[in-house]
Context: one part of a larger RNA
RNA sequence: GCCAGCGAGUUACAGGAUGUGGCAGGUUAAGGCGGAAAUGCCGGAGCCAGAGGGAAACCGAGUCUGAAUAGGGCGCGAGUCACAUGUUGUAGACCCGAACCCGGGUGAUCUAACCAUGUCCAGGUUGAAGCUUAGGUAACACUAAGUGGAGGACCGAACCGACUUCUGUUGAAAAAGGAGCGGAUGAGGUGUGGUUAGGGGUGAAAUGCCAAUCGAACCCGGAGCUAGCUGGUUCUCCCCGAAAUGCGUUUAGGCGCAGCGUCUGUAGGUAGCUGGGGGGGUAGAGCACUGAAUCGGUGCGGGCUGCGAGAGCGGUACCAAAUCGUAUCAAACUCCGAAUACUCCAGUGUUAGCAGGCAGUGAGACUGUGGGGGAUAAGCUCCAUGGUCAAGAGGGAAACAGCCCAGACCACCAGCUAAGGUCCCGAAGCUAUCGCUCAGUGAUUAAGGAGGUGAGAAUGCCGAGACAACCAGGAGGUUGGCCUAGAAGCAGCCACCCUUUAAAAAGUGCGUAAUAGCUCACUGGUCAAGCGUUCUUGCGCCGAAAAUGAACGGGGCUAAGCGAUACACCGAAGCUGUGGAUUUAUGGUAGGGGAGCGUUCUACGGUAGGGUGAAGCGUUAGCGUGAGCAGGCGUGGACGAAGUAGAAGUGAGAAUGUUGGC
Numbered sequence: 001g002c003c004a005g006c007g008a009g010u011u012a013c014a015g016g017a018u019g020u021g022g023c024a025g026g027u028u029a030a031g032g033c034g035g036a037a038a039u040g041c042c043g044g045a046g047c048c049a050g051a052g053g054g055a056a057a058c059c060g061a062g063u064c065u066g067a068a069u070a071g072g073g074c075g076c077g078a079g080u081c082a083c084a085u086g087u088u089g090u091a092g093a094c095c096c097g098a099a100c101c102c103g104g105g106u107g108a109u110c111u112a113a114c115c116a117u118g119u120c121c122a123g124g125u126u127g128a129a130g131c132u133u134a135g136g137u138a139a140c141a142c143u144a145a146g147u148g149g150a151g152g153a154c155c156g157a158a159c160c161g162a163c164u165u166c167u168g169u170u171g172a173a174a175a176a177g178g179a180g181c182g183g184a185u186g187a188g189g190u191g192u193g194g195u196u197a198g199g200g201g202u203g204a205a206a207u208g209c210c211a212a213u214c215g216a217a218c219c220c221g222g223a224g225c226u227a228g229c230u231g232g233u234u235c236u237c238c239c240c241g242a243a244a245u246g247c248g249u250u251u252a253g254g255c256g257c258a259g260c261g262u263c264u265g266u267a268g269g270u271a272g273c274u275g276g277g278g279g280g281g282u283a284g285a286g287c288a289c290u291g292a293a294u295c296g297g298u299g300c301g302g303g304c305u306g307c308g309a310g311a312g313c314g315g316u317a318c319c320a321a322a323u324c325g326u327a328u329c330a331a332a333c334u335c336c337g338a339a340u341a342c343u344c345c346a347g348u349g350u351u352a353g354c355a356g357g358c359a360g361u362g363a364g365a366c367u368g369u370g371g372g373g374g375a376u377a378a379g380c381u382c383c384a385u386g387g388u389c390a391a392g393a394g395g396g397a398a399a400c401a402g403c404c405c406a407g408a409c410c411a412c413c414a415g416c417u418a419a420g421g422u423c424c425c426g427a428a429g430c431u432a433u434c435g436c437u438c439a440g441u442g443a444u445u446a447a448g449g450a451g452g453u454g455a456g457a458a459u460g461c462c463g464a465g466a467c468a469a470c471c472a473g474g475a476g477g478u479u480g481g482c483c484u485a486g487a488a489g490c491a492g493c494c495a496c497c498c499u500u501u502a503a504a505a506a507g508u509g510c511g512u513a514a515u516a517g518c519u520c521a522c523u524g525g526u527c528a529a530g531c532g533u534u535c536u537u538g539c540g541c542c543g544a545a546a547a548u549g550a551a552c553g554g555g556g557c558u559a560a561g562c563g564a565u566a567c568a569c570c571g572a573a574g575c576u577g578u579g580g581a582u583u584u585a586u587g588g589u590a591g592g593g594g595a596g597c598g599u600u601c602u603a604c605g606g607u608a609g610g611g612u613g614a615a616g617c618g619u620u621a622g623c624g625u626g627a628g629c630a631g632g633c634g635u636g637g638a639c640g641a642a643g644u645a646g647a648a649g650u651g652a653g654a655a656u657g658u659u660g661g662c
Stems, first nucleotide, its partner, number of pairs: 001662006011091005017085007025048003031042003052059002062074004094232002097229001101222006112196009121186001123155003126151001130147006159183003163180005198214001200210003207216001235596006245258005259361002261358006272348007284336001285334002290330003295325004301319002303316005364389010394405003409580004414576003420570003423555003429567001431566006442557001448542002452539010469526005475499003480494003509518002581586002597651001599648006609639001616635005622629002
């Protein structure tokens, strides 16, 4: 892991509810009698009901409040006893599951410490004190050589330990093995016997150790502790069908009440829609108030400044109250002001209301819209209001709970459509007409950039010849004046006139040291019909870099892309058709309600049946919407239905379930 067996709402008492039955007041309890047994016979104590109101005295179909014969509150007769079902309470109370707490015991054969008594430490090294001898001293001291053999001394086996690393890590081993490593006469190691016990011991102290268990050992008991927590909870069909909200909570993943579901009862015009009537201060808008805020006019007051001895009189391109004009802003501004929403009255309308039984829910998610928080971030967070998912299958979006279409009673090798599609994958148009795009844009984004290209508008020039190109001219006073080494159109400053002319600047750029030279403006000619500028807009271009090759679903497409128009077709569990079921509209989680199937036992029952073959098992083409029920055949070898009732150890796939097998 699989298979098979076992495995979870039970029972007692009490409450209120519903159903059925008895009685109309109901009913016995303990106990007694009796018997094979009984649900038989006694037993009326007690309980419920029969009258309520009031705190009570008390009154009474009334009573309390009250001054009240007022008003108002509560009242003015149907129950009771059993049984059954669902549910609540008390009990272990659907089952399994703690960590803990307490009581009584068992442990120091492991380990910690101690006590008693034994035992062990190869070999090598160092050479303390003391002593002896010699030297030395007045005597000591002191010096040297020897002797001596101290030490939590040194090196290093046994022994004890455990610093590093490798192996091992379903191990050879629930702590080891290999190679190195530390101590090794000591606070040393070790044998045997003994002592200390659980809030206790022991501890050179790590909360270490106390039998592979230690922030409180182990065993049994209290004990089925408790578990607002996790997991599991077993047959079928039919009807309805939620919630993830509000308030409170030592409350926030739990509860209580309400909301929303279901079932039963009850009364009989309430939901929605249409019409009419209301109040409002939101969206918008506005500036009349409160504030914010732009420019201009007038300008209180102030600054600066002139005159004056001062009083004071002036000036002002400065600041600026107030006011006027002008352009604005506001959740906590409003002179205004919708749509919706809400509400009242009618009409239409079976949805709603009320009472009681039983719940579940009280973690919601995304998306559209209106907002708060955040950064006008988040698959973010908090409200409001719709939708979908949750609890919703089907089609589309490549795939994709929350998006788009659409709500699955069953069957069909019938039809029509929705969203979305119609070149191939892959059902259906390489469909038709008119445009656009050349970027594979389509099939990723911005600021910004560009003689890409289509459409529209405005404006200027133009057969008295524009625009572009080509040919020619582009001159004279003059090298203007100044400045300067020079300054001659062209370093810079000033001025920018006049003449000849078809036209030509006191010079547009290049150039020179300065000249020169080239060129432009401007003009003529050639040519010949459009040329330039600005704005709006469609589709494109650049901007555009990420790590395996990968952002049209792929092939591939110049339409099979984009815009507009038209007609077809495909396309779903939608709609239609045909047949069928039921409670007449039938998706469904939590959950409520209804109807059934099957298992074991009991009664009918010593039943029907059964060796001419029971139960059980295997197999099989029948019946039923299903749980299931029959028949045949085989096996099996002795039991045993159906039906009608009753009672339950009554249905298995899950619980890291449990036992067995493999």

The part of an RNA shown here (large-subunit ribosomal RNA, domain II) has 662 nucleotides and comes from Synechococcus sp. The organism belongs to Synechococcus, within Bacteria. The coordinates come from a structure-prediction model, not an experiment, and the mean pLDDT is 85. Rfam family: Bacterial large subunit ribosomal RNA.